[in-house]
The part of an RNA shown here (large-subunit ribosomal RNA, domain I) has 526 nucleotides and comes from a Candidatus Woesearchaeota archaeon. Taxonomically the source falls in Candidatus Woesearchaeota (Archaea, Nanobdellati). The coordinates come from a structure-prediction model, not an experiment, and the mean pLDDT is 81. It matches the Rfam family "Archaeal large subunit ribosomal RNA".
Context: one part of a larger RNA
């Protein structure tokens, strides 16, 4: 040094899954009635975790269940339980201290005080926000790495990122839109038009729209010209199951409350003339009745036959059964027919759908006439300049300047203007669904199996590392079943022996045990 064996050390493989990861469907707000999140306390012994909160691992009440219970957690102690516990569903009660934190101050101790934050609204009773939420959304700000083989325009990108707001969706939305001489008829999303047509140191890049063909469909109210208190609001009484009426009494309200009205083939006011008061139509409520949805849970076939083997049968052989049930998953090895389930059925409290019925409360259309009057002003539009845009003088918007018109009207129709054709009616408002997201909850899977898969399969956003912002691990497997090694011998421990248990030590530093590395014994070369 180099084989081999016999140990060790190591924790790979290899099987498993308790957790993940993806996709679908469902469903989607919360809080001064004090949240979300924290702190600190309750256990007979109690350090973590989970659960509650001085009624404190829990109380009441009701529905289920049916024998065992007193969480993870197997231990002694001691109590609960067929006078139905524990346990699973629902519905109260309690819920310190702190937090938006909200009497003032402190900061979780505690002190002072004694009924009360701010800030709108409203005469007043009195309301109303405020904090929090993975992601999604709408709005105010808004980079640079980068690419352009350098760099300024331009790109990267209106991303990232602050910020404010609101919802379960949000925005968007009923043409002063498109189209092109045919026509479409709110929005939004998907396909597609199309890497087209435009933009661009025409460089790098960037890049739409009608229209088509799908998803899903839905429309309404104002403000004016005319009317002129016909209107609403609160109390308090009454009536009624409730919507709701009806009666005082106070107040809003001529700086307009009701009524009328709402458009482009202009349309309403106004004017005339027809028609019309309920078997009709539209909101509303559930005392009543029908029926559906909805927990926990019920019912739910069919071998534990005979036989080898084994620690064990659910295996092999044999002979039987059921199937609207041969999914799954447990049981000592692989079970349709042990168990829990499956398939088919059943069952209902809060809660809520639908209908009947029954109360309440509102409600007339329509044709013709064009003399008057109405139809959203610092707005339309121009000029400049600026951002967005694919938008170039001609998307859309914003600032400064000036600044109309009134149905014989006005805006668009991709350079400007003139005329003609088409179109549409700005300058108030509201609006379901089709769409986006996943904190959740459910099912799923050609999807990972402990270096994967989430950081987390386990006291995991822990330990720990930083003054902080932050950063952030490792760690799964005895065994069927603790039977978890009793007694004895040695020892200071640890461990050793020798018993024993068990299929088997598999011995808790526990399946399986690879390789590096190390020890020893044999051979063999130097």
């Nucleotide at each position: 040094c180099u084989a081999u064996u016999a140990g060790g050390u190591g924790g790979a493989u290899g099987a498993c899954u308790a957790g993940g990861c993806u996709c679908a469907a469902a469903c989607g707000c919360u809080g001064a009635u004090g949240a979300a999140g924290g702190a600190u306390g309750u256990g007979a012994c109690a350090a973590g975790c989970u659960a509650c909160a001085u009624u404190a691992u829990g109380c009441u009440c009701u529905g289920g269940c049916g024998a065992g219970u007193c969480g993870c957690a197997c231990g002694u102690a001691g109590a609960c339980u067929u006078u139905g516990a524990a346990c699973c569903g629902g519905a109260g009660a309690u819920u310190c201290c702190u937090g938006a934190a909200u009497g003032a101050g402190a900061c979780u101790u505690c002190u002072c005080a004694u009924u009360a934050g701010a800030u709108c609204c409203g005469u007043a009773a009195g309301g109303a926000u405020c904090g929090g939420g993975a992601a999604c959304g709408c709005a105010g700000g808004g980079a640079a790495u980068u690419g352009a083989a350098a760099c300024g325009u331009c790109u990267u990108a209106g991303u990232a990122c602050c910020u404010g707001c609101a919802g379960g969706a949000a925005a968007a939305g009923a043409a002063a839109u498109c189209a092109a001489u045919u026509g479409a008829g709110a929005u939004g999303c998907u396909g597609u038009u199309a890497g087209u047509a435009a933009a661009g140191g025409c460089g790098a890049u960037u890049g739409a729209a009608g229209a088509c063909a799908g998803c899903u469909c839905a429309a309404g109210g104002c403000a004016a010209a005319c009317u002129g208190a016909a209107u609403c609001c609160u109390u308090u009484g009454u009536u009624g199951a409730a919507a709701g009426g009806c009666a005082a009494a106070g107040g809003a309200g001529a700086u307009g409350u009701g009524g009328u009205g709402u458009u482009a083939u202009a349309a309403g006011a106004c004017c005339g003339c027809c028609u019309a008061c309920a078997u009709a139509g539209g909101u509303u409520u559930u005392c009543u009745c029908u029926u559906g949805g909805g927990a926990a849970c019920c019912u739910g076939a069919a071998g534990u036959c005979c036989c080898u083997u084994g620690g064990a049968a659910a295996a092999a052989g044999g002979u039987a059964c059921c199937u609207a049930a041969g999914a799954a998953u447990g049981u000592g090895a692989c079970a349709g027919u042990c168990a829990u389930g499956u398939a088919a059925g059943g069952g209902u409290a809060a809660c809520u759908g639908a209908g009947a019925a029954a109360g309440a409360c509102c409600u007339u259309g329509g044709c013709g006439g064009u003399a008057u009057c109405u139809u959203g002003a610092g707005u339309a539009c121009c000029a400049u300049u600026u951002g967005c845009u694919g938008g170039a003088u001609a998307c859309c918007a914003a600032a400064u300047g000036g600044g109309a018109a009134u149905u014989u009207g006005g805006g668009a129709g991709g350079c400007a203007u003139c005329a003609a054709c088409u179109u549409c009616c700005a300058a108030c408002c509201u609006u379901a669904a089709a769409u986006a997201c996943g904190u959740u909850u459910u099912g799923a899977g050609u999807c990972c199996g402990a270096u994967a898969g989430a950081g987390c399969a386990u006291u995991a956003g822990u330990a720990c590392a930083g003054u902080g912002a932050u950063g952030g691990a490792a760690a799964g497997u005895u065994g069927a079943a603790a039977a978890g090694a009793a007694c004895c011998c040695u020892u200071g421990a640890u461990a050793g022996g020798a018993a024993g248990u068990a299929a088997a030590a598999a011995g808790a530093a526990c399946c399986u045990g690879a390789a590096a590395c190390c020890u020893a014994a044999u051979a063999g070369c130097u």